[in-house]
């Protein structure tokens, strides 16, 4: 510089253009337990890396930008 991949809760990752974006760690609370663990149940936490487009509907398709990672001269 030129190609390719990746960016979704705190953390790993999931979602065929169509329910209110889910899942498992990890939280908080409550249950059990003399206590703690561990095992149940229940909540809290996100509007998808950023601006545009195309579409009745975009996390998903386009372009452009950032930001990491691989490849290449």
């Nucleotide at each position: 510089g030129c190609c390719u991949g990746u960016g979704u809760g705190g953390c790993g990752c999931a979602a065929u253009g169509g329910u209110u974006a889910g899942c498992g760690c990890g939280c908080a609370a409550g249950a059990c337990u003399u206590c703690u663990a561990a095992u149940c149940u229940u909540g809290a936490g996100g509007c998808u890396g950023c601006g545009g487009g195309u579409u009745c509907g975009a996390g998903u398709c386009c372009c452009g930008c950032c930001a990491c990672g691989g490849g290449u001269u």